RNAcentral holds the sequence, with entries from ENA. Transfer RNA from a Candidatus Roizmanbacteria bacterium, 71 nucleotides, folded computationally. Taxonomically the source falls in Candidatus Roizmaniibacteriota (Bacteria, Bacteria candidate phyla). RNAcentral records the identical sequence in 9 taxa.
RNA sequence: GCGGGAUUAGUUCAUCGGUAGAAUAUCUGCUUUCCAAGCAGAGGGGACGGGUUCGACUCCCGUAUCCCGCU
Numbered sequence: 001g002c003g004g005g006a007u008u009a010g011u012u013c014a015u016c017g018g019u020a021g022a023a024u025a026u027c028u029g030c031u032u033u034c035c036a037a038g039c040a041g042a043g044g045g046g047a048c049g050g051g052u053u054c055g056a057c058u059c060c061c062g063u064a065u066c067c068c069g070c071u
Base pairs, nucleotide, nucleotide: 001070002069003068004067005066006065007064010024011023012022013021018054026042027041028040029039030038047063048062049061050060051059
């Protein structure tokens, strides 16, 4: 230099054009003499910038970081 892959909640992962979800963690409540466990609930997220579209995490282009391969 060229090609490919990854980037979504504090963490690990789904979702692949039509309201972004789970587990775990955090907080609140219930339960308990107290703690733990259990149950219920809440807050919290699409790497960045453009384009296409009625509508984009999703498709296209560029940028950034990381990983793999080729030279």
Its Rfam family is "tRNA". The family's RNA type in Rfam is transfer RNA.